[in-house]
Transfer RNA from a Minisyncoccota bacterium, 72 nucleotides, folded computationally. The RNAcentral record of the sequence draws on ENA. Its mean pLDDT, the model's own confidence on a scale to 100, is 81.
RNA sequence: GCUCCUGUAGUUCAACGGAUAGAACGAGGGACUCCUAAGCCCUAAAUGUAGGUUCGAUUCCUACCUGGAGCA
Numbered sequence: 001g002c003u004c005c006u007g008u009a010g011u012u013c014a015a016c017g018g019a020u021a022g023a024a025c026g027a028g029g030g031a032c033u034c035c036u037a038a039g040c041c042c043u044a045a046a047u048g049u050a051g052g053u054u055c056g057a058u059u060c061c062u063a064c065c066u067g068g069a070g071c072a
Base pairs, nucleotide, nucleotide: 001071002070003069004068005067007065010025011024012023013022018055027043028042029041030040048064049063050062051061052060
């Protein structure tokens, strides 16, 4: 330098182009308890960036960025 793959809560993963992007673990709070843990209730938290297609994009297209693999 070229080709391919990947990118979604703090982490690990979901989401035939169409309901308010969901779950587990983790975090904060509450109640319970003599105290702690477990279990219970509640809360916050995410689509890599910029464009395009579309009535509608996490999803499709382009470029860039990030990480990985291969070739040279």

Rfam family: tRNA. About the family: Transfer RNA (tRNA) molecules are approximately 80 nucleotides in length.